[in-house]
Context: one part of a larger RNA
RNA sequence: GUCUGCGAGUUAAUCUCAGUGGCAAGGCUAAGGGAGUGACACCCGUAACCGUAGCGAAAGCGAGUCUGAAUAGGGCGUACAGUCGCUGGGAUUAGACACGAAACCAAGUGAGCUACCCAUGGGCAGGGUGAAGCGAGUCUAAACGCUCGUGGAGGCCCGAACCUUUAGAAGUUACAAAUUCUUGGGAUGACCUGUGGGUAGAGGUGAUAUGCCAAACGAACUUGGAGAUAGCUUGUUCUUCCCGAAAUAGCUAUAGGGCUAGCGUCAUGCGUUUAGUAUUGGAGGUAGAGCACUGGAUGGGUACGGGGGCUUAUCGCUUACCAACCCCAACCAAACUCCGAAUGCCAAUACUCCAAAGCAUGGCAGUCGGACUACGGGAGAUGAGUUUCGUAGUCGAGAGGAAAAGAGUCCAGACCAUCAGUUAAGGUCCUCAAGUCUAUGCUAAGUGGGAAACGAUGUGAGAUUACUCAGACAACCAGGAGGUUGGCUUAGAAGCAGCCACCCUUUAAAAAGUGCGUAAUAGCUUACUGGUCAAGUGAUCUUGCGCGGAAAAUUUAACGGGGCUAAGCAUAGCACCGAAACUAUGGGUGGCGUACAUUGUACGCCGCGGUAGGGAAGCGUUCUGUCAGCAGUGAAGGCGUACCGUAAGGAGCGUUGGAGCGGGCAGAAGUGAGAAUGCAGAC
Repeated sequence: GUCUGCGAGUUAAUCUCAGUGGCAAGGCUAAGGGAGUGACACCCGUAACCGUAGCGAAAGCGAGUCUGAAUAGGGCGUACAGUCGCUGGGAUUAGACACGAAACCAAGUGAGCUACCCAUGGGCAGGGUGAAGCGAGUCUAAACGCUCGUGGAGGCCCGAACCUUUAGAAGUUACAAAUUCUUGGGAUGACCUGUGGGUAGAGGUGAUAUGCCAAACGAACUUGGAGAUAGCUUGUUCUUCCCGAAAUAGCUAUAGGGCUAGCGUCAUGCGUUUAGUAUUGGAGGUAGAGCACUGGAUGGGUACGGGGGCUUAUCGCUUACCAACCCCAACCAAACUCCGAAUGCCAAUACUCCAAAGCAUGGCAGUCGGACUACGGGAGAUGAGUUUCGUAGUCGAGAGGAAAAGAGUCCAGACCAUCAGUUAAGGUCCUCAAGUCUAUGCUAAGUGGGAAACGAUGUGAGAUUACUCAGACAACCAGGAGGUUGGCUUAGAAGCAGCCACCCUUUAAAAAGUGCGUAAUAGCUUACUGGUCAAGUGAUCUUGCGCGGAAAAUUUAACGGGGCUAAGCAUAGCACCGAAACUAUGGGUGGCGUACAUUGUACGCCGCGGUAGGGAAGCGUUCUGUCAGCAGUGAAGGCGUACCGUAAGGAGCGUUGGAGCGGGCAGAAGUGAGAAUGCAGAC
């Protein structure tokens, strides 16, 4: 891992509701007893309990009573049948659907491992060093000292046994639940070790490592309390049919738990009360807007007052300063409003609608982690696949088609079947079902098929305006002068450093000078004018489609791909494809109605996605009772099989097998397996 078997809402008591039955103003027995072969059934047993009257704390009164001064008002009562069984739903108490802690307590068992201690034994090759003491010599007055010898000390040195394990490697389903190899440390000591004994878990022992106390120790192990408790995790076994949620509010030592309400379902009752639309009537202060209030804030006018200057005894004068009030103009506001919608909300009336609408009472729930999208806000950085509210949708609990692929987007809500049709979103060159469709434009960027401020003679459409056959724009040829070097300034300033002024003349035209240039002149050029040429040329605005701006990590990788100049974009149009939508045909089933008839049939209408969950009807297994049965002319079980039933399932036949077995109607349950890191066995 597979297979086979086992494996989880049970039982009792009490309460409550529903179904069903007995009796009924009553109902019923309990313990116990009788009879009986015995069990059930049967007969006694009315103690108790529930009901038949309530109110009050009570005395008490009583269809009333309590409060109260009250013959007031108010509270609770006064109509409505109960009770005892059986079956089922639920609750409570019990282990109470099953498995699962870490822990807590009690009584015991452990120091043959290990920690420390006690008693008594044992062990330590060999080599080195050479303390004290002692002796001799020397020295001395005697000592001290010095030298040599002797001696054999030491938590001394080197190094086996023995003890230990520093580093590295191997090993890691190992040789081994701590080993092996190489290399290390100690090796006469606080050394190592044998045997016997002692200390015990709220404890011991400990040169403290929270170490050790039998391969496990922040409190050993065994048994018991014990099925501890588990607001937690996991699992919870046959089928079909009807309906179908919630992820919210309040409270909570509460936040991943609960209680009540909300939302679901079932039963009973009421009978359109519900919902939508229309009309009518309401309340309201949002969006917007506004500035009349409260505040903010800009410019101008006027100007009280203040600051500065002058003057000064007072008074005054002045000011390119600040500036109230007021006026004009233009603004801002969630906590501003002179105003003020659309929706929504409340109500009345009418119409539509028959539906698994609404309301009430009762039984049973589940839900209290929600997610994204659109719109209206708050928080945040007008960040987030962020967070928090409101309204709606979808997912959740929803399959199908589209979006390449995708819970929450778009279309659309799957009873079943069909080799039938029509459409939705989205599509129609190929992949890939359907137009290489029609018409008119745009785009040249593969834009389409990612991105801003900003930038640009890209290009299409529209508008305004200027010049123009009396010749424009561009280009080319020619002119572009004189007073004058204007005045000032300046070293100089002559069109061209700077300041002031910016006239006049000759002209077709020519600036008191547009730019370059010079030290200053000079020089080049422009405005302006004539000629050549010849028909449009400039400026501004609005708008369509494009261009640049544009650098990343998967291999092209920012159309799903191929590929496309349309097979891109815009407008208009006609076809077609396209889903479990709609239709067609057949079938099943739920509800309602009608008609027959008898509990079913026919017809009509409306339904039948579904998690938690509620309700309904069934299938099968084992055993019991009863009735009628089958079986060696072959039971159960196994194998095979094209039959029947919506399904759980049920037959028939063949074969194997070799002794029991099924059916109808009832009853009782150790009653259904794929999951629990489930348990046992086999392989």